[in-house]
Predicted 3D model of RNase P RNA and transfer RNA as a complex of 425 nucleotides. The coordinates come from a structure-prediction model, not an experiment, and the mean pLDDT is 78.

RNA sequence: GAAGCGCGCCAGGCCGUCGCUGGUGCAAGGCCCGAAAGGGCGCACUGGAGGAACGUCCGGACUGCACAGGACAGCGUAGGAGGUAACACCUCUCCACCGACAAGCCGCAAGGCCCUAAGGUGAGGAUCAGAGCAACAGAGACGAGCCGAUUCAGUUCGGGUGAAACGGGCAAUCUCUACGCGCAGCAAUACCAAAUAGGCCAGCGUUGACGUGGUUCCGCGGAGCUGGCGGGUAGGUAGCACCGAGCCGGGUGGGCGACCCCCGGCCCAGAUGAAUGACGGUCACAUGCGGGGCCUUCGCAAGAAGGUUCUGCAUGCACAAAAUCCGGCGUAUCGGCGCGCUUCACAC
RNA sequence: GGUGAUAUAGCUCAGUUGGUUAGAGCGCAGCAUUCAUAAUGCUGAUGUCGGUGGUUCAAGUCCACCUAUCACCACCA
Numbered sequence: 001g002a003a004g005c006g007c008g009c010c011a012g013g014c015c016g017u018c019g020c021u022g023g024u025g026c027a028a029g030g031c032c033c034g035a036a037a038g039g040g041c042g043c044a045c046u047g048g049a050g051g052a053a054c055g056u057c058c059g060g061a062c063u064g065c066a067c068a069g070g071a072c073a074g075c076g077u078a079g080g081a082g083g084u085a086a087c088a089c090c091u092c093u094c095c096a097c098c099g100a101c102a103a104g105c106c107g108c109a110a111g112g113c114c115c116u117a118a119g120g121u122g123a124g125g126a127u128c129a130g131a132g133c134a135a136c137a138g139a140g141a142c143g144a145g146c147c148g149a150u151u152c153a154g155u156u157c158g159g160g161u162g163a164a165a166c167g168g169g170c171a172a173u174c175u176c177u178a179c180g181c182g183c184a185g186c187a188a189u190a191c192c193a194a195a196u197a198g199g200c201c202a203g204c205g206u207u208g209a210c211g212u213g214g215u216u217c218c219g220c221g222g223a224g225c226u227g228g229c230g231g232g233u234a235g236g237u238a239g240c241a242c243c244g245a246g247c248c249g250g251g252u253g254g255g256c257g258a259c260c261c262c263c264g265g266c267c268c269a270g271a272u273g274a275a276u277g278a279c280g281g282u283c284a285c286a287u288g289c290g291g292g293g294c295c296u297u298c299g300c301a302a303g304a305a306g307g308u309u310c311u312g313c314a315u316g317c318a319c320a321a322a323a324u325c326c327g328g329c330g331u332a333u334c335g336g337c338g339c340g341c342u343u344c345a346c347a348c
Numbered sequence: 349g350g351u352g353a354u355a356u357a358g359c360u361c362a363g364u365u366g367g368u369u370a371g372a373g374c375g376c377a378g379c380a381u382u383c384a385u386a387a388u389g390c391u392g393a394u395g396u397c398g399g400u401g402g403u404u405c406a407a408g409u410c411c412a413c414c415u416a417u418c419a420c421c422a423c424c425a
Stems, first nucleotide, its partner, number of pairs: 001344010012283007020048007030041004050319001054330002057328005062185004074181005079093005094124001095122004104113003125176002130174002132170002142167001146159004189238004199229006210221005246266006253260002285316014349421007358374004367405001376392005398414005
């Protein structure tokens, strides 16, 4: 320098104006909504999307229900060893396959084959427990036999189809073995709690309660009326914004590594039709068009092509946005930056 | 937010234990019949099995990931 791989980071920056949505403090007085529960309004300070917040494919935390123990059924996982709260994830390792230039082999050549590097992929237990399947082609497809040659002898050799031809193949077919899993999911669940309807209890009621028209009584209707209790809906609060499987930094700490241990610092979004935005300025990036300078090549020249740099205008700036919370996997993604490994070539 | 199901011809649906050319009804096209239409009869066309990969000799069927559509839940007596 060329080619091929692997890993990590960022996800436009700053300023101004106007908004949206949480928290803490002050104030405990007032006002507004609501029957209540409860919520909002002021001032100051302060927080506010992601690497995937996505898909909801795994694993957990948490909550309710169920639960003596065991087995069956069902679902899932699968080389070995380890990491972890746990996993189908991750790490190391064995095996198999893939993997380029060069070298090697074949070839007149085009090209092909082979071997391996960094690296990549693997749902890689078991077919001496049992069952099932194998289209077409082929004489024959899982039971062994058939054809030809050969031999003392089913003794030996070969079958031109097919993915597979007598020995096995397929378990991402049933199954067996080992191991794991109780079921549901925050619309879980707990608490507060209207109206209406229905329920229960008590009292009073056909000897007329109660309603109603005139008014101390009469008329009419007439089987309910009054009070209390509990469940529960709308609505509200908690769950729910977390001292945590937490984040950041450091360690001549342990380990090949995943990871673990120690020290120091920090507190870091939280709504419920659902906030995290809009506008302006400026800088940066990409693309297109235009202009200027410099360099190289071609050319007698005019000029043309390429590179680099400055500048003006326009356009663009991905995938996508929390919804109980974590650990993974998978999928999507304009671009930019950095690091490492392998092979080959050249130089020293 | 959570959970479950489906996708096969223009429409509605079958498709067995993976196997030869994936079927049915309605619809569509042509012909016959009729003066004409309908009905009827005959003939015919029609599929990237939602998409992309994987397992396998072989995939509509088994597995994974995407895409689209549909349904269910909070709610008791």